[in-house]
């Protein structure tokens, strides 16, 4: 150089253009004599950045940023 594939909570990752989710960490609480385990809450997110399309964009469309693969 070209080509594909990723980026969404701390981490692993989910999400049909119509309120952003689990799991596991974390805080608090129950339960025990206490811890661990279970239970039940709660915090935590400008969904890589920048345009574009749309009544409405994490999600379609270009463009960059990093990452993984492939080809020369």
């Nucleotide at each position: 150089g070209c080509c594909u594939c990723a980026a969404u909570a701390g981490c692993u990752c989910a999400g049909c253009g119509g309120u952003a989710g689990a799991g596991c960490g974390c805080u608090c609480g129950c339960c025990u004599u206490g811890u661990a385990a279970g239970c039940g809450a709660g915090a935590g997110g400008u969904c890589g950045c920048c345009g574009g399309u749309u009544c409405a964009a994490a999600c379609c469309c270009g463009g960059c940023u990093u990452g993984g693969g492939g080809c020369u």